[in-house]
Molecule: transfer RNA
Organism: Clostridia bacterium
């Protein structure tokens, strides 16, 4: 370098054109208990970037940037 894939809260991860963006673990709060734990309520917390299609983009298209794969 050239083709292929990925890229979503702190981490794993669903979702593939109209969502309040699901879900488990963490985290915080509160309840529970003499305390801790466990256990049960609740709250913050996410669409890599730029640009393009379209009444609408996390989703489609191009380019970048990282990451992996596979050629040379």
């Nucleotide at each position: 370098g050239g083709c292929c894939g990925g890229u979503u809260g702190g981490u794993c991860a669903a979702g593939c054109g109209g969502c309040u963006a699901a879900g488990a673990c963490a985290u915080c709060a509160g309840c529970c208990u003499c305390u801790c734990a466990c256990g049960c309520u609740g709250a913050a917390a996410a669409c890599a970037u730029g640009g393009g299609u379209u009444c609408g983009a996390u989703u489609c298209c191009c380019g970048u940037a990282c990451c992996g794969g596979u050629c040379a």